[in-house]
RNA sequence: GGCGGACAGACGACCGCCGGCGAUCUAGGUCGUCGGAGGAAAGUCCGGGCUCCACAGGGCAGGAUGCUCGCGGAGGCCUUUUUCGGAGGGCACAACGCGAGGCGCCCCAAAGGGUGACGGAAAGUGCCACAGAGAGCAGACCGCCGAAUGCCUUAGGGCAUGGCAAGGGUGAAAGGGUGGGGUAAGAGCCCACCGCGCGUUCGCGCAAGCGGCGCGGCACGGCAAACCCCUUCUGGAGCAAGGCCGAAUAGGGAAGGAAGCGGUAGCCCGCCGCACUUGACUUCCGGGUAGGCCGCUCAGAUCGAUGGUCGUCACCGUGAUCGCCGAUGAGGCUUCACGGUACAGAACCCGGCUUAUCGUCCGCC
Numbered sequence: 001g002g003c004g005g006a007c008a009g010a011c012g013a014c015c016g017c018c019g020g021c022g023a024u025c026u027a028g029g030u031c032g033u034c035g036g037a038g039g040a041a042a043g044u045c046c047g048g049g050c051u052c053c054a055c056a057g058g059g060c061a062g063g064a065u066g067c068u069c070g071c072g073g074a075g076g077c078c079u080u081u082u083u084c085g086g087a088g089g090g091c092a093c094a095a096c097g098c099g100a101g102g103c104g105c106c107c108c109a110a111a112g113g114g115u116g117a118c119g120g121a122a123a124g125u126g127c128c129a130c131a132g133a134g135a136g137c138a139g140a141c142c143g144c145c146g147a148a149u150g151c152c153u154u155a156g157g158g159c160a161u162g163g164c165a166a167g168g169g170u171g172a173a174a175g176g177g178u179g180g181g182g183u184a185a186g187a188g189c190c191c192a193c194c195g196c197g198c199g200u201u202c203g204c205g206c207a208a209g210c211g212g213c214g215c216g217g218c219a220c221g222g223c224a225a226a227c228c229c230c231u232u233c234u235g236g237a238g239c240a241a242g243g244c245c246g247a248a249u250a251g252g253g254a255a256g257g258a259a260g261c262g263g264u265a266g267c268c269c270g271c272c273g274c275a276c277u278u279g280a281c282u283u284c285c286g287g288g289u290a291g292g293c294c295g296c297u298c299a300g301a302u303c304g305a306u307g308g309u310c311g312u313c314a315c316c317g318u319g320a321u322c323g324c325c326g327a328u329g330a331g332g333c334u335u336c337a338c339g340g341u342a343c344a345g346a347a348c349c350c351g352g353c354u355u356a357u358c359g360u361c362c363g364c365c
Base pairs, nucleotide, nucleotide: 001365002364003363004362005361006360007359009313010312011311012310013309014308015307017036018035019034020033021032022031023030024029038343042354043353045352046351047350048349049348050238051237052236053235057269058268059267060266062234063233064232066230067101068100069099070098071097072096076091077090078089079088080087081086102118103116104115105114106113107112119229120228124227125226126223127222128221141168142167143164144163145162148161149160150159151158152157176194177193178192179191180190181189195218196216197215198214199213200212202211203210204209242294243293244292245291252285253284254283255282256281260274261273262272263271264270314341315340316339317338318337319336320335323333324332325331
């Protein structure tokens, strides 16, 4: 220096606040006693429990997911036990975290290191500025050829039709690479090796894969963190969810609503409710109420409590200091003074991720 873990000031007094229990009092209080924020309570970014909607179903859209194997992981399921607070074992496992391996890319002579949002470019669409002839149905600027055909010419040779994409140039990238043969000059045109594609009841590995073997001149660049295709999963809304009680008013008025309307929290189907003798429902006007309890918790508030003052101690910083250790130093001990002690505040619960932060201790490298 890096990684991981723990703590996050303590005690006492006085006054103050919230809740539980007990007593007292007369419904307001008083006394006693016990308890009273976090590692992130923050962000609301993920996942789960829970609640409600829907006959609790299907489909589409939308969203998430993405190499292989393994470990951990809230809650869930099964089971044993219990002093009913709890304790133990097993199974699969969300978000997320970790390890090992494989493959790609980068650094390196190599070993080694770094990194990956790591299914698919042969389903389709789209993009690759500028430069350049041409950027994926390619292409001729400079060039090479002059075999074939034609014209000109003083032997050479020049020009045209035509052939080429191997050399040069442009570019981040130019339609595989190196070597050889062949050709007028060339070109996978042909060949060897490499690369690439397909196949493999061969070997190693749990696997992803690696290697071997065979076939093929070769579907031929990059981008999917472009749209998209494929795999797997996913109903929606959320504690201001939702439920119960009570009170009051004018159980008021108007409009819409017919082969339909409303609900199922994006759409369709299905289903449910109402109606077709009128009503579920929607909108507007007017009037009244706006309260309490549960949900709600060994803190459980509800315009929302856990605070203020003083003293001592602890830790950190600065300064001083007779004395002690050290070597007369650095530094440390003792004593004194001053200053500081961060980030910050529960609101249904649990697991994760991210962000903020004064300092102390422990472990590993």
A computed fold for a 365-nucleotide RNA from a marine sediment metagenome, annotated as Bacterial RNase P class A. Rfam family: Bacterial RNase P class A. Rfam classes the family as a ribozyme. Its family is annotated with dimeric ribonuclease P complex, tRNA processing and ribonuclease P activity in the Gene Ontology. Rfam describes the family as follows. Ribonuclease P (RNase P) is a ubiquitous endoribonuclease, found in archaea, bacteria and eukarya as well as chloroplasts and mitochondria.